[in-house]
RNA sequence: AUGGAAAGACAGGCAGCUGCCUGAUUUUUCAGGAGGAAAGUCCGGCCUUCGCAGGGCAGGAUGGUGGGUAACACCCACCGGGGGUAACCCCAGGGAUAGUGCAGCAGAAAAUAUACCGCCGAUGGCUUUUUAAGCACAGGUAAGGUUGAAAUGGUGCGGUAAGAGCGCACCGCGCCUCUGGUGACAGUUGGCGGCAGUGUAAACCCCAUCCGAAGCAAGCCCAUAUAGGGAUCGAGGUGCUGCCCGUACCGUUAUAAGAUCCGGGUAGGGUGCUUGAGCCUGUUGGUAACGACGGGCCUAGAUAAAUGGUUGCUAAGACAGAAGCCGGCUUAAAGUCUUUCCAUGCUU
RNA sequence: GUGAGUAUAGCUCAGUAUGGUCAGAGCGCCAGGUUGUGGCCCUGAAGGUCGCGGGUUCGAGUCCCGCUACUCACC
Numbered sequence: 001a002u003g004g005a006a007a008g009a010c011a012g013g014c015a016g017c018u019g020c021c022u023g024a025u026u027u028u029u030c031a032g033g034a035g036g037a038a039a040g041u042c043c044g045g046c047c048u049u050c051g052c053a054g055g056g057c058a059g060g061a062u063g064g065u066g067g068g069u070a071a072c073a074c075c076c077a078c079c080g081g082g083g084g085u086a087a088c089c090c091c092a093g094g095g096a097u098a099g100u101g102c103a104g105c106a107g108a109a110a111a112u113a114u115a116c117c118g119c120c121g122a123u124g125g126c127u128u129u130u131u132a133a134g135c136a137c138a139g140g141u142a143a144g145g146u147u148g149a150a151a152u153g154g155u156g157c158g159g160u161a162a163g164a165g166c167g168c169a170c171c172g173c174g175c176c177u178c179u180g181g182u183g184a185c186a187g188u189u190g191g192c193g194g195c196a197g198u199g200u201a202a203a204c205c206c207c208a209u210c211c212g213a214a215g216c217a218a219g220c221c222c223a224u225a226u227a228g229g230g231a232u233c234g235a236g237g238u239g240c241u242g243c244c245c246g247u248a249c250c251g252u253u254a255u256a257a258g259a260u261c262c263g264g265g266u267a268g269g270g271u272g273c274u275u276g277a278g279c280c281u282g283u284u285g286g287u288a289a290c291g292a293c294g295g296g297c298c299u300a301g302a303u304a305a306a307u308g309g310u311u312g313c314u315a316a317g318a319c320a321g322a323a324g325c326c327g328g329c330u331u332a333a334a335g336u337c338u339u340u341c342c343a344u345g346c347u348u
Numbered sequence: 349g350u351g352a353g354u355a356u357a358g359c360u361c362a363g364u365a366u367g368g369u370c371a372g373a374g375c376g377c378c379a380g381g382u383u384g385u386g387g388c389c390c391u392g393a394a395g396g397u398c399g400c401g402g403g404u405u406c407g408a409g410u411c412c413c414g415c416u417a418c419u420c421a422c423c
Base pairs, nucleotide, nucleotide: 001344002343003342004341005340006339007338008337009336010335012314013313014312015311016310017309018308020033021032022031023030024029035319039330040329042328043327044326045325046324047215048214049213050212054245055244056243057242059211060210061209062208063207064078065077066076067075068074079093080091081090082089083088094206095205099204100203101200102199103198116145117144118141119140120139123138124137125135126134127133128132153171154170155169156168157167158166172195173193174192175191176190178187179186180185219271220270221269222268229262230261231260232259233258236250237249238248239247278297279296280295281294282293283292284291285290349422350421351420352419353418354417355416358375359374360373361372368406378392379391380390381389399415400414401413402412403411
């Protein structure tokens, strides 16, 4: 210099005029007023209601190991696998000898392996000119060929009628043991097994751990309305969701509890609502995520819904706007800048 | 704001519980036949990135994840 990898910051500023929301002051002033994602609503919690009081089944989620956290599907460190020259990145990463299912087409054969071509025909059989040759009939064979995503370890030597882990050597694989590590796992010290059981669990399933449901239009308080009705069902119904049990209340042959639909009526105010697993900072423990202790700060709260418009200077534009609140994930995104690291080339 | 669902041919829909010779049906469109002409009718053909992007698998319309658009319910 070029090309990359990782982590992070900013998201306009100043001034004038003029609006909007909230609070204080009490009568005209002052102070505060969107985001890194406020988004998607995908996870996890706080909070609230579901009468006391729950139990089982079903269902759902997660899935290497150890830690962090209020909790998590998040984060940190490590292990294993994959990609990259490297910095570094990615992984739904438990179990396929618990059981079941599936593997189309092609191919001889697709999960109990198999004999289409090929090779052999030692042994048995048949024929001939009987120590031999032929036939390819019984059979043997998985070395070679064809198919496929996938064909039952690889190479070599021996062996054989031809072959084959059939035997042996090396490599690979599995199991036990030993050593190191909290552990996932690693090493290969020693021994054993000729090697069978391919893949799929983001197929059913099994194992381990966890999960009650609904949601601020939850709910609570004040005020208002619920007059009188119609139609169709109805023996069981309602209450912590689906099913069963238990339990409480209402109802059980009718002017019936209750359900659905039509029609009529009321739809105002307060609270929940912003002080919170909060922010800044110092010391300290930890590789880190994060924790402990001390000090300081208060920083939007609307309800048809505020945070805007305009002028000037300036290099300053994208994605986009709170609606109960937090911790994450995912997605969207113009431009500028910082730090560290890697590879290649050149110069000293 | 909260909670559900849908997306396959021009239109209306099957196919997704169990992944493969599974991409289909009706209407419509196009061409030919029939008719003096048109319709009805008969025959044939075209038309699909299965909303988009990834992943699992040998293989995805179907299974999983993330987006986009639309629809419905909620005193």